[in-house]
RNA sequence: GAAGCGAGUUGGAUGGUCGCGGUAGCGCGAGCCGCGUUGGGCUGGGGCCUGGUGCUGCGCGCAAUAUCGAGGAAAGUCCGAGCUCCACAGGACAGAACGCCAGAUAACGUCUGGUGGGGGCGACCCUAAGGAAAGUGCCACAGAAAGCAAACCGCGUCGUGGUCCGGCUAAACCCGUGCGGCGGCGUAAGGGUGAAAGGGUGAGGUAAGAGCUUACCGGUGCAGCGGCAACGCUUGCACGCACGGCAAACCCCGUUCGGAGCAAGGUGGAAUAGAAAGGCGCUUGAGGGCGGUCCGCCCGAGCCUUCGGGUAUCACCGCUUGAGGGGCAGGGCGACCUGUCUCCCAGAUGCAUGACCAUCAGUGACGCAAUGCUUCACUGACAGAACUCGGCUUAUGACUCCUUCCGCA
RNA sequence: GGGGCUGUAGCUCAGUUGGGAGAGCGCUAGAAUCGCACUCUAGAGGCCAGGGGUUCGAUUCCCCUCAGCUCCA
Numbered sequence: 001g002a003a004g005c006g007a008g009u010u011g012g013a014u015g016g017u018c019g020c021g022g023u024a025g026c027g028c029g030a031g032c033c034g035c036g037u038u039g040g041g042c043u044g045g046g047g048c049c050u051g052g053u054g055c056u057g058c059g060c061g062c063a064a065u066a067u068c069g070a071g072g073a074a075a076g077u078c079c080g081a082g083c084u085c086c087a088c089a090g091g092a093c094a095g096a097a098c099g100c101c102a103g104a105u106a107a108c109g110u111c112u113g114g115u116g117g118g119g120g121c122g123a124c125c126c127u128a129a130g131g132a133a134a135g136u137g138c139c140a141c142a143g144a145a146a147g148c149a150a151a152c153c154g155c156g157u158c159g160u161g162g163u164c165c166g167g168c169u170a171a172a173c174c175c176g177u178g179c180g181g182c183g184g185c186g187u188a189a190g191g192g193u194g195a196a197a198g199g200g201u202g203a204g205g206u207a208a209g210a211g212c213u214u215a216c217c218g219g220u221g222c223a224g225c226g227g228c229a230a231c232g233c234u235u236g237c238a239c240g241c242a243c244g245g246c247a248a249a250c251c252c253c254g255u256u257c258g259g260a261g262c263a264a265g266g267u268g269g270a271a272u273a274g275a276a277a278g279g280c281g282c283u284u285g286a287g288g289g290c291g292g293u294c295c296g297c298c299c300g301a302g303c304c305u306u307c308g309g310g311u312a313u314c315a316c317c318g319c320u321u322g323a324g325g326g327g328c329a330g331g332g333c334g335a336c337c338u339g340u341c342u343c344c345c346a347g348a349u350g351c352a353u354g355a356c357c358a359u360c361a362g363u364g365a366c367g368c369a370a371u372g373c374u375u376c377a378c379u380g381a382c383a384g385a386a387c388u389c390g391g392c393u394u395a396u397g398a399c400u401c402c403u404u405c406c407g408c409a
Numbered sequence: 410g411g412g413g414c415u416g417u418a419g420c421u422c423a424g425u426u427g428g429g430a431g432a433g434c435g436c437u438a439g440a441a442u443c444g445c446a447c448u449c450u451a452g453a454g455g456c457c458a459g460g461g462g463u464u465c466g467a468u469u470c471c472c473c474u475c476a477g478c479u480c481c482a
Base pairs, nucleotide, nucleotide: 001406003404004403006401007400008399009398010397012360013359014358015357016356017355018354020069021068022067023066024065027062028061029060031058032057034055035054036053037052038051039050040049041048042047071382075393076392078391079390080389081388082387083261084260085259086258090295091294092293093292095257096256097255098254099253100114101113102112103111104110115129116127117126118125119124130252131251135250136249137246138245139244152191153190154187155186156185157184158183159182160181162179163178165176166175167174199217200216201215202214203213204212218241219239220238221237222236223235224233225232226231265317266316267315268314274307276306277305278304279303280302287299288298289297324343325342326341327340328339329338330337331336361379362378363377364376365375367373368372410481411480412479413478414477415476416475419434420433421432422431428465436452437451438450439449440448458474459473460472461471462470
């Protein structure tokens, strides 16, 4: 210099003017209850009706002022929880998710640290990774054979008939040898096919071959050692080597899962017409409890269809103090945990968080010039809370650090 | 808030025990015709929405993402 790998930080600061939303609310306005005072009317009196005025209280409207006001992902809604209601949740089947080991956590399919496997020269990365001797299924094309293996070429051997040469013979039959043909048998070493062909290499052995035998390597089982464990070992013994692959194919084994979701759920307010018609049911129980089915449990005297009538679509609670944020100390390789101090940090419902200016800071560029000054430009990207948290994933601007490989000096 | 479906050639769509990427219309060229249309023959055109994984092998199986449509309250 170039190409990478891994990790982290940040998403401008302060002030002013206007605007928007929440909370508190000086003050003002109209209203209501109560008390005091006063005018008028009625009445024999007590008292009643009506009006003015003052004070306290209540809620309503406007509103000075003060204070607070988006994110690292608020997003996708892919997982897990809190919370609420339904039996504070039960059984069976079905279904779904997950699946090496240990740990973290409220929990998780998340995270951390390891093991095994795979990839990369490397930093490092990926990994849904139980069971294929429970069963079923699939393995296209090619190839001889693709699943209780298989003989196409090749190699060997036997048989058969043909033929060249040689021997015997007058010639032939016959004998020997070679060649190619056909058939049977043996063979898995070699060729060739394939993703995959029942360990690899050398030697011995054999008719030719073959774990057939042997040495080394690999593998399996048992033991020993190390490790909490997954698992590992240049350890020992035994076994000639056995069950080919696919379960993100059905399936088997193990673990977990009741359902719905803040439009949950609760309070208040507004509205009304059913002696209507038909059907089912009233403890031998319809219907309901939003589970896929069945059982069980609970509620249970009404329910369904048709016809007809009618109001609202509002307010409040839930609603933001929470497995909360920040600092420090300690423990742990780490995820994380413990202690202590401190802080309060949006709660709308047509749905607010915006615009402009100044100063500082940062970045870039020109020039002077040398790490300083002047001028100019920019502060950009992705994106906008709606019950709340923990994760994952996706989108995205800028900066920093560790580290690897290559080239040059 | 919750559920479902779709994405394959320019357009409309097929494609299942995982192994060939297809059809119709359209397009291009040729034939036929005096010429055009119809007709006949031949051909081009695809990252199967995108990215990973499983597998010998993926449009198909699994996961994530993107875009669109639709249903319920």